The RNA shown here (SAM riboswitch aptamer (S box leader)) has 97 nucleotides. Its mean pLDDT, the model's own confidence on a scale to 100, is 82. It was read from a public genome assembly, where an Rfam model found it.
[in-house]
RNA sequence: AACUUAUGAAGAGUGACUGAGGGAACGGCCCUGUGAAGUCCGGCAACCUGCAAUUGUAAGGUGCCAAAUCCGGCGGUAUAAAACCGAGAGAUAAGUA
Repeated sequence: AACUUAUGAAGAGUGACUGAGGGAACGGCCCUGUGAAGUCCGGCAACCUGCAAUUGUAAGGUGCCAAAUCCGGCGGUAUAAAACCGAGAGAUAAGUA
């Protein structure tokens, strides 16, 4: 890298360095020198794990810390429009040969 399964409307700094981009791709719409992305510190607790009695607890392994996966596209229902359901795509965790 590939495959399978599960999850996704919650949670998370008024910090330091740095200096222009970022929100997966596309289209929107947003965030951003009142400091983006990155690094350090800090925090959260999604999955595995430890302890527990199931709700909890811990923070060991990954992960995460603007906006519902920010919204949309494809299908269905509905229609003035919305809204709702499902798929697809991507993300995270665990497992597999």